[in-house]
């Protein structure tokens, strides 16, 4: 740069305080132990195996995921609506994640 991101998917150990990507501004989870780690299971986005003539299906072998839409908005248009503003919907920016290539 590309393609995706409103579906799926949890019990234990360890550890001991914030975490939820960066900022702001909210709203949620945390001493009934979060976040993060490690066993095991599990999901199925790419890729890869296997069917197929293709859509595609299967598998779970490599990555990667398994609490809230990537928790929500932030910027532009469109529409609806107003007491105050709000709401929806569409894009873009941002970031994560796979393959590929510098």
């Nucleotide at each position: 740069g590309u393609a995706u991101c409103a579906a799926g998917a949890g019990u234990g150990g360890c550890g001991g305080a914030g975490a939820g990507a960066a900022c702001u501004g909210g709203c949620u989870c945390g001493a009934u132990g979060a976040u993060g780690u490690c066993a095991c299971a599990g999901c199925a986005a790419c890729c890869u195996a296997c069917a197929g003539c293709a859509g595609u299906g299967c598998a779970a072998g490599g990555u990667g995921c398994u609490c809230c839409a990537a928790c929500c908005a932030g910027c532009a248009a469109a529409g609806c609506u107003u007491a105050a503003u709000g709401c929806u919907u569409u894009g873009a920016a941002u970031u994560a994640u796979a393959a590929a290539a510098c």
Predicted 3D model of a 102-nucleotide RNA (SAM riboswitch aptamer (S box leader)) from Neobacillus dielmonensis. The organism belongs to Neobacillus, within Bacteria. The sequence was found by an Rfam model in a public genome assembly. The coordinates come from a structure-prediction model, not an experiment, and the mean pLDDT is 83. It matches the Rfam family "SAM riboswitch aptamer (S box leader)". Rfam links the family to the GO term regulation of gene expression.